Transfer RNA from a Lachnospiraceae bacterium, 72 nucleotides, folded computationally. The prediction has a mean pLDDT of 84. The same sequence occurs in records of 4 taxa. It matches the Rfam family "tRNA". It is annotated as a transfer RNA. NCBI's taxonomy places the organism under Bacteria, Bacillati, Bacillota, Lachnospirales, Lachnospiraceae.
RNA sequence: GUACCCAUAGUUUAACGGAUAAAACAGCUGAUUCCGGUUCAGCCGAUGGGGGUUCGAUUCCUCUUGGGUACG
Repeated sequence: GUACCCAUAGUUUAACGGAUAAAACAGCUGAUUCCGGUUCAGCCGAUGGGGGUUCGAUUCCUCUUGGGUACG
């Protein structure tokens, strides 16, 4: 330099172009307990960034950022 792959919550993963983006762990609150743990209930929290296609984009296209792989 060229090609390809990945990027979603604090972490690990889901979501055939269509309902308010789902779950586990973590965090917070409450119940339980003499206290704590366990268990149960609830809450908080995310699509790397710009642009485009579409009635509708996490999903498709393009540029870009970061990471990885291969070739040179």